[in-house]
RNA sequence: AGGGUUUGAUCAUGGCUCAGGAUGAACGCUAGCGGCAGGCCUAACACAUGCAAGUCGAACGGUAACAGGAGAAGCUUGCUUUUCGCUGACGAGUGGCGAACGGGUGCGUAACACGUAUGCAGCCUACCUUUAACUGAGGGAUAGCCCAAAGAACCUUGGAUUAAUACCUCAUAAUAAUAUUCAUUCGCAUGUUUGAAUAUUUAAAGCUCCGGCGGUAGAAGAUGGUCAUGCGUGACAUUAGCUAGUUGGUAAGGUAACGGCUUACCAAGGCGACGAUGUCUAGGGGUUCUGAGAGGGUUAUCCCCCACACUGGUACUGAGACACGGACCAGACUCCUACGGGAGGCAGCAGUGAGGAAUAUUGGGCAAUGGACGAAAGUCUGACCCAGCCAUGCCGCGUGCAGGAAGAAUGCCCUAUGGGUUGUAAACUGCUUUUAUACAGGAAGAAACCCUUGAACGUGUUCGAGGCUGACGGUACUGUAUGAAUAAGCACCGGCUAACUCCGUGCCAGCAGCCGCGGUAAUACGGAGGGUGCAAGCGUUAUCCGGAUUUAUUGGGUUUAAAGGGUGCGUAGGCGGAAGUAUAAGUCAGUGGUGAAAGCCCACAGCUCAACUGUGGAACUGCCAUUGAUACUGAACUUCUUGAAUCUAGUUGAAGUAGGCGGAACAUGACAUGUAGCGGUGAAAUGCUUAGAUAUGUCAUAGAACACCGAUAGCGAAGGCAGCUUACUAAGUCAGUAUUGACACUGAGGCACGAAAGCGUGGGGAGCGAACAGGAUUAGAUACCCUGGUAGUCCACGCUGUAAACGAUGAUUACUCGCUAUUGGCGAUACACUGUCAGUGGCUAAGCGAAAGUGAUAAGUAAUCCACCUGGGGAGUACGAUCGCAAGGUUGAAACUCAAAGGAAUUGACGGGGGCCCGCACAAGCGGAGGAACAUGUGGUUUAAUUCGAUGAUACGCGAGGAACCUUACCUGGGCUUAAAUGUAGAUUGCAUAACUUAGAAAUACUUUUCCUUCGGGGCUAUUUACAAGGUGCUGCAUGGUUGUCGUCAGCUCGUGCCGUGAGGUGUCGGGUUAAGUCCCAUAACGAGCGCAACCCCUAUCGUUAGUUGCCAGCGGAUAAUGCCGGGGACUCUAGCGAGACUGCCACCGUAAGGUGUGAGGAAGGUGGGGAUGACGUCAAGUCAGCACGGCCCUUAUGUCCAGGGCUACACACGUGUUACAAUGGUCGGUACAAAGGGCAGCUACCUGGUGACAGGAUGCUAAUCUCAGAAACCGAUCUCAGUUCGGAUCGAAGUCUGCAACUCGACUUCGUGAAGUUGGAUUCGCUAGUAAUCGUAUAUCAGCAACGAUACGGUGAAUACGUUCCCGGGCCUUGUACACACCGCCCGUCAAGCCAUGGAAGCCGGUUCUGCCCGAAGUAUGUGAGUCAACCGCAAGGAGACAGCGUCCUAAGGUGGGGCUGGUGAUUGGGAUGAAGUCAUAACAAGGUAACCGUA
Repeated sequence: AGGGUUUGAUCAUGGCUCAGGAUGAACGCUAGCGGCAGGCCUAACACAUGCAAGUCGAACGGUAACAGGAGAAGCUUGCUUUUCGCUGACGAGUGGCGAACGGGUGCGUAACACGUAUGCAGCCUACCUUUAACUGAGGGAUAGCCCAAAGAACCUUGGAUUAAUACCUCAUAAUAAUAUUCAUUCGCAUGUUUGAAUAUUUAAAGCUCCGGCGGUAGAAGAUGGUCAUGCGUGACAUUAGCUAGUUGGUAAGGUAACGGCUUACCAAGGCGACGAUGUCUAGGGGUUCUGAGAGGGUUAUCCCCCACACUGGUACUGAGACACGGACCAGACUCCUACGGGAGGCAGCAGUGAGGAAUAUUGGGCAAUGGACGAAAGUCUGACCCAGCCAUGCCGCGUGCAGGAAGAAUGCCCUAUGGGUUGUAAACUGCUUUUAUACAGGAAGAAACCCUUGAACGUGUUCGAGGCUGACGGUACUGUAUGAAUAAGCACCGGCUAACUCCGUGCCAGCAGCCGCGGUAAUACGGAGGGUGCAAGCGUUAUCCGGAUUUAUUGGGUUUAAAGGGUGCGUAGGCGGAAGUAUAAGUCAGUGGUGAAAGCCCACAGCUCAACUGUGGAACUGCCAUUGAUACUGAACUUCUUGAAUCUAGUUGAAGUAGGCGGAACAUGACAUGUAGCGGUGAAAUGCUUAGAUAUGUCAUAGAACACCGAUAGCGAAGGCAGCUUACUAAGUCAGUAUUGACACUGAGGCACGAAAGCGUGGGGAGCGAACAGGAUUAGAUACCCUGGUAGUCCACGCUGUAAACGAUGAUUACUCGCUAUUGGCGAUACACUGUCAGUGGCUAAGCGAAAGUGAUAAGUAAUCCACCUGGGGAGUACGAUCGCAAGGUUGAAACUCAAAGGAAUUGACGGGGGCCCGCACAAGCGGAGGAACAUGUGGUUUAAUUCGAUGAUACGCGAGGAACCUUACCUGGGCUUAAAUGUAGAUUGCAUAACUUAGAAAUACUUUUCCUUCGGGGCUAUUUACAAGGUGCUGCAUGGUUGUCGUCAGCUCGUGCCGUGAGGUGUCGGGUUAAGUCCCAUAACGAGCGCAACCCCUAUCGUUAGUUGCCAGCGGAUAAUGCCGGGGACUCUAGCGAGACUGCCACCGUAAGGUGUGAGGAAGGUGGGGAUGACGUCAAGUCAGCACGGCCCUUAUGUCCAGGGCUACACACGUGUUACAAUGGUCGGUACAAAGGGCAGCUACCUGGUGACAGGAUGCUAAUCUCAGAAACCGAUCUCAGUUCGGAUCGAAGUCUGCAACUCGACUUCGUGAAGUUGGAUUCGCUAGUAAUCGUAUAUCAGCAACGAUACGGUGAAUACGUUCCCGGGCCUUGUACACACCGCCCGUCAAGCCAUGGAAGCCGGUUCUGCCCGAAGUAUGUGAGUCAACCGCAAGGAGACAGCGUCCUAAGGUGGGGCUGGUGAUUGGGAUGAAGUCAUAACAAGGUAACCGUA
């Protein structure tokens, strides 16, 4: 510090997700030790048992227990019983102090509860300290004890008797309290400080060792607490109004004290958009986690504060409580009960149950620290100190160290004679001993109190010495001995993210944080080997911060990604021009106080280190006070004119409102002319029309809209505004510089305006025209098209309040290069000119921007204010509220779901987009196919099998260039077996070979038996050794190689440079030109490569060389005849080498490239013709059955051998061909000229036979020599338009040939038979010149042949092309795109079935809260008090006083009625989301085939 993920790729937007740190954690696997911490986050759920608050005999009466002593009795002479409070002590009791601390929990509480800072001019404070006054005199009770009663128990009642530091009375008393008065201080005032005087009232307790300890009243301090105030401290506005003791005042009461705290009266206030009230959530803080910080989260442990103690209420006691281990009442729950009544409160420490993913021992000790009581000893203390459990966390240590290569063995992997890895790892050798085990020693924490003693002061204080005291604990620690001995796991290994292979599995099982992996070669699942990371832990899950600048103060945005309100006016608010004076609120600086401790940070120190702890410092960014400064802001005052407004004179415009007028057109009506159609469309029909339409003319009527001007223009805030004219109204602008003097800007709420559609009432209604009707179109057509047509459109009044209300761009102000056009005004005048102000447009610099773009009319640079955004969907939906007559508008969520959705630009592809160009693409022609028969291939069907593959173009006379057996892969049947068959190499062997016979369909089985020889041996068989099984089984979607197609189309790229953030572009585009990205020009490109062209081959002309097997002009010879022979190289030819063609020349056009010319020349002229040659790539195109090859599968079979059958089937369909339908022909006869190719298991001359296929002889030729071999054409004769002398299918008969073998299933010959067919529908194919057409010839394969196929060869030899509108294909440029698997794309909605969450719903069931009424416990206060009573008065009666009882106010709980809010559930219903292939159509994306979209009906 970033990374992954939207795309074919890119940039930006934007979400999701990861890497880090942390935790009171939990879970999984694992586990050696120690130190220090931590440990019910859930049920403030219920609790068995034990303990957690007592103490004081130096306050008291006393004596139940214990001990001692004394006395008595009994005897068992040292025991028992008994008496005495005499002593130590002490149960229960009276009394004092404490129990309000300490400990727990976080329910409630959004509050002066907490934090911070103040105030007290409103207060209290036991114990403690200081100070100083006093401590006198009396009295009556009561608990206990004793006796009695009652009760199950808790407990209660009566009688008698007794004490106090318990209680009461009196005395004394002030610097106390109260009241009054005077003086005085401070203060704006209410008021208040200090001092003085007078009056009234109020106190005490004793104990004692005689030292003292206590007690009472007061003053002061300390400590602790109460109260008040400023500021700060959650969410929701789909909570907007709340409040009657409410706000204030007066008086009284009450309180420690102020105060509506309470009451009476008076007034009507108080709070609230700076968020009252309500609802939900929550103890607050120091801190802690994270973060660079700002922030965000958090409140476990420790500390401070608050609240609570089963739930609710209440007071009492007390200095202090409305009281966790006190009381009373009500309620719920639990327990006891003799049914009458009682008892209880672990949110103290342990512990139990329950809940839960989850959290410990019913431990030891008061040794230390602290607390209560006590004079003290001491007692109590689950506070505390320790120990136990738990890897819950942090920190530390260890599980050895060194050497050791035969790089051992096992394991795993591989290209597998071998190598790699595990791995110096192990073994082995040496060393060490932390830890472990055993034994031994053994702490610090302890110093006090107290006791003994010494000293100093001088009688109880201080200082010193000695002694006593350890739960932890025989622990920490130390020493000795033994011996590597006792000690390693977890997660991960596709990318992010460090770490890779094999096997298994086969979209299964599974993984997954995101992207995603798995459908037979998975580094992603499971296992293994290896590796990586961390380590006594490692992973997972949950939560928080970070990354996330993804709520943006630091530090974001709003044209198109989410986002500018439809527009204006304007309130609050925010913000605001220039100068000056004073002030000092903000601001800045200094100082003071505070900001608890702990924590964080720094330094030092203590535990062996560290964690941990101690000491000191710093910090605590804050708050308050005070002093100063005065630039800026504020508040105050005085001025100014430039912002703003007003005034004057012009001017501009479809600005608005109301009225009047006008012409054209359409429609309707009347009349007239006139006759058969009109109208409408892609084409039609519906419709109108002989009752006279349409058309034409005249007249009349009606409503709506205003041609031309007209624009890129003008006006208005926006919506919007258009004939002419009048009236009224508003605005802008310019000029002048007169007036005011900051009056300005923006603007939440608010108010007004606001297209169209729509609504209400009343009019109006020509045209147009939702709905509707009809006609077409269509598979359908509730549409597009046509004919009609109602609402509506128009007017008036009222409502609605929305639009893609758009410049998708809020308003205002200032500043910031240029060019150009235009509107209005000004510059005296001008059609010149150059300025200026205000608008409206275009282009552009800088800048900005993701880019497109924008660019003085900013989207630039700045400022102010408002509005709005924070992933997509759900959804602008639901609920609520509000507005509306309604339609509906405004405000506006969540559950759930996805990993994207979206923007701009790029490259392609595509378009029923455009432009240019090309091609036998169309057109113009010629000939075919589609109709017939046959051949052949395919589909289908059939079959035991009809083997397999190829399937639009680019399969279908294709693999196959040759299926009778073989081939052959298929079927039926019969055999063989395997580490063999077979092959190669080596060695050995000998008859298994071969032949014959038999059986058999054959393979094979049985029997018998040497084959050749140059004698060396060879062949063959068997055995053995080494190597390799075999498979036309699967996967062409694992592959190589090869092929088809686009396409012989002109394209495809690279280097450097340049442009762009980038993908990418440029080059390669543009203008020409070409067959061509061919070339030229231009040019931020310059060059280059693969393609094109050329080089290569054939062919066309010539030259030269050579001259056999070819040739023969001339010379000679020979023959019936022939280059037959001698000879020749002239010619042809053959085949080597050359020449030749390049727009080279000419003319014209053109800058050039190039084009044109029936140019010249030339055999050939513009690539001369043809071939080979096929760029980058596309189609997961074809081929595992040509071959090769990975993986998988079969192994007495999916291998292999044999026979027979099949691949040749046949209602049918299609493709490719052949032959025809005839006279440009058939038949017969005659006759000339080719090219190329083949030939020895061959081609065969020639002769003979046969009608012939062919047969029998025979010769030449391994080929320019011989041969196949006769070319067909052509000429003549005949036929004369017929199903024929056309056509030859089919069938019959007889043959020939090949071959082991022609039945299934060959070809050919002869004779006979003589089918369909008379030129072929829709449609479709080939071809542009030696081409089409037509004619034959040859060859490969091959024994033969289904060949009419294929591949070559030559002969004869045309027609047509105006042209590029259209069809098809292609190329280039451009355009749109929501496509990129690329239009065979993408994609929308209903319906049907499944699943999920959610809204409505008659209701039903809860929670919470408000309110009216009823009842009302305990209790305070108050009233009453006839009843009761020891203290005082009184001789007494009685009085004072107190109490019981009763009443009143208030009130918890309860009852009852009605509301609010909220949750659950609900027959059913609504839409939404989701999923693999469902149904129906095709709405959108291209002009998406009717451009799309927004609002409305």
This is a predicted structure of a 1497-nucleotide RNA (small-subunit ribosomal RNA) from an uncultured prokaryote.